[in-house]
Predicted 3D model of a 380-nucleotide RNA (Bacterial RNase P class A) from Flavimaricola sp. It was read from a public genome assembly, where an Rfam model found it.

């Protein structure tokens, strides 16, 4: 200098004028109070993703107790966290020269299922082209036996390379690699390494069903609560023990419904707190609503890190059909034209907007800045 990998920050700035919203100070007025109005000041006001609604929670209601049957989720090991399917660090596998990146990463001897086509043959399979050998024919052909080492088909063919051996061959035998279960060493562990031994090997798919381990109630701020007001305490139909049994004569049991599922328990049932249909009122106000396991910043201690402890600082949006804006001037950055090299002119400036609130993940993003690492080339 070029190329690559990875982490982080920012994503317009300054000033003037006018406007919106919220909190607060002072003064005045109204009101029983809550609170409202006027004037003059001061402080705050849309993001890194506010998005997707994909996970986990806080909070609220159902709902009383026990349970994991059904259903769903996660899936190597260890740690972090309120928790998670998230984060950190490791292990194993794959890609890359490397920095780094990726993996729905437990189980295929619990069972079932699938592996199209091609191919001789796709799980304890198999002879198409070649090989060896015997017999008959005789140029090239037919039949028997041996073999699966060479070639072919395929995503994948029942270990690989070399040697010895053989009629030709084969883990038949040997060396190395690979594989296996024990043994030893290291590690909390997943696992790794080592030397020996050896039946020298009955594939793959579980992001097929399934098995195993762990976790899990449902719905959601349009949750929920209060106040005011209004109507029709509306009407019709249907079904289920109002009956039976037991005995201690007033108790218990039997059916149905509701309470997520199951069991228990509780409540109701002939005038159903059940089911179906028709119809009426309420669309107003207040709360929930913003510091909630709080968040952010600085320092320090521990830890490889995620993160945790301690100390200090910090008014950090709260609307309610929904505020956070409009305008003017200068300027930043990017692109481009001209240039007397001083500059002049033109164009552009991303993705996008809180709505109960947090912790994550995923997706979108013009441009600018900073750090660390890898490779190649050159110079000293």
């Nucleotide at each position: 200098g070029c190329g690559g990998a990875u982490g982080g920050c920012u994503g317009g700035g300054c000033g003037g004028u006018c406007g919106c919203u919220u909190c607060u100070u002072u003064g005045g007025g109204g009101g029983a109070a809550a609170c409202c109005c006027c004037a003059a000041g001061g402080g705050g006001g849309a993001g890194g993703a506010a998005a997707g609604u994909c996970c986990g929670g806080a909070c609220u209601c159902c709902a009383c107790a026990u349970g994991a049957a059904a259903c769903g989720g996660u899936g190597c090991c260890g740690g972090g966290u309120a928790a998670c399917g998230c984060c950190c660090g490791g292990c194993g596998g794959g890609g890359g020269c490397a920095a780094c990146c990726c993996c729905a990463g437990g189980g295929a001897c619990a069972g079932c299922g699938c592996c199209a086509c091609a191919g001789a043959g796709a799980a304890c399979a198999g002879a198409c082209u070649a090989c060896c050998u015997c017999g008959c024919a005789c140029u090239u052909g037919c039949g028997g036996g041996g073999a699966a080492a060479a070639g072919g088909u395929g995503a994948a063919a029942c270990g690989g390379u070399g040697g010895a051996g053989u009629a030709a061959g084969a883990g038949c035998c040997c060396a190395c690699c690979g594989c296996g279960g024990a043994c030893g060493u290291g590690g909390c562990a997943a696992c790794a390494c080592g030397a020996a031994c050896g039946g020298c090997a009955c594939g793959g798919c579980a992001a097929g069903c399934c098995c195993c381990a762990c976790c899990g109630g449902g719905a959601g701020c349009a949750a929920u609560g209060c106040c005011a007001a209004a109507u029709a305490g509306g009407g019709a139909c249907c079904u289920c023990g109002u009956g039976c049994c037991g005995c201690u004569u007033g108790c218990g049991g039997c059916g149905g419904a509701u309470g997520a599922c199951a069991u228990g328990c509780a409540u109701c049932c002939a005038g159903a707190c059940g089911g179906u249909c028709c119809g009426g009122g309420u669309u107003g106000g207040c709360a929930g609503c913003u510091a909630g396991a709080g968040g952010c910043c600085u320092g320090u201690u521990g830890g490889u890190a995620a993160c945790a402890g301690c100390a200090g600082g910090u008014u950090c949006a709260g609307a309610g059909g929904a505020a956070u804006g409009a305008u003017c001037g200068c300027u930043g950055c990017c692109c481009u034209u001209c240039u007397u090299c001083g500059g002049a002119g033109g164009g552009g400036u991303a993705c996008a907007a809180a709505a109960u609130c947090c912790g994550g993940c995923u997706u979108a993003u013009a441009g600018g800045c900073c750090g660390u690492c890898c490779g190649c080339g050159c110079a000293u």

The source organism's lineage runs through Bacteria, Pseudomonadota, Alphaproteobacteria, Rhodobacterales and Flavimaricola. The coordinates come from a structure-prediction model, not an experiment, and the mean pLDDT is 76. Rfam family: Bacterial RNase P class A. Gene Ontology terms of the family: ribonuclease P activity, dimeric ribonuclease P complex and tRNA processing. It is annotated as a ribozyme.